[in-house]
Glycine riboswitch aptamer from uncultured Aquabacterium sp., 120 nucleotides, folded computationally. RNAcentral holds the sequence, with entries from MGnify.
RNA sequence: CCUCACUGGAGAGAGGUUGGUGACCACAAGGUGAGCCAAUCCACCGAAGGGGCAAGCCCACACCGCACGGGUCACACCAUGGCGAUGGGUCAAUCUCUCAGGUAAAGCGGACAGCGAGGG
Repeated sequence: CCUCACUGGAGAGAGGUUGGUGACCACAAGGUGAGCCAAUCCACCGAAGGGGCAAGCCCACACCGCACGGGUCACACCAUGGCGAUGGGUCAAUCUCUCAGGUAAAGCGGACAGCGAGGG
C1' cells in the first nucleotide's frame, strides 16, 4: 500500500409534472387510488468515484530588474556567472467544482476510523 470480515459512520425536498404498476369497493359499467417504479423540471447535499488549485522541488532564461558572485585595505582583476521576476513541468486535502452519485423513516450506499486476518 492492497484485499476480506466485524463495528461505528454525516449532509441535503415525505417537492412539482407525466407515464406505468397497483392493495380496496362493486362483481356489471365503473369508482377510490395508498404504496412502488421510471422519466423530466426546479431546489439542495458532498463522505463512492471523478475534475481543479498552494508552498516546495525541477527545468528554461531571448527580453526585463538587482552590482549581487569570487577577489582586494580600497582599486585592479576573474567571470557572464548569481538572484529575482517571468514561462513551463511536478504537486495535497475533510479545500473547491458538483460531472457522476445522493436528498422522510427503513433499506442500500458511504470518505474516514477502530479491531482482527491475509497478501505485496

Its mean pLDDT, the model's own confidence on a scale to 100, is 78. NCBI's taxonomy places the organism under Bacteria, Pseudomonadota, Burkholderiales, Sphaerotilaceae, Aquabacterium.